[in-house]
RNA sequence: GGCCCCGUGGUGUAACGGUGAGCACGGUAGGUUUUCAACCUAUUAGAGCGAGUUCGACUCUCGCCGGGGCUA
Numbered sequence: 001g002g003c004c005c006c007g008u009g010g011u012g013u014a015a016c017g018g019u020g021a022g023c024a025c026g027g028u029a030g031g032u033u034u035u036c037a038a039c040c041u042a043u044u045a046g047a048g049c050g051a052g053u054u055c056g057a058c059u060c061u062c063g064c065c066g067g068g069g070c071u072a
Stems, first nucleotide, its partner, number of pairs: 001071007010025004018055001026044006048064005
């Protein structure tokens, strides 16, 4: 250089083009407990960037950026 895959809260990971973007862990507050842990309740925080297609895009297309793999 060419080809392929991936990019979603702090972390891991889902979601037929129509969802309030879900789940688990974590954080915070409260309950319980003599205290801690565990458990319960509430809460916290997310689409890599830009453009296009579409009535509608996390989802499809293109470019860029970043990560990984194969190849010479």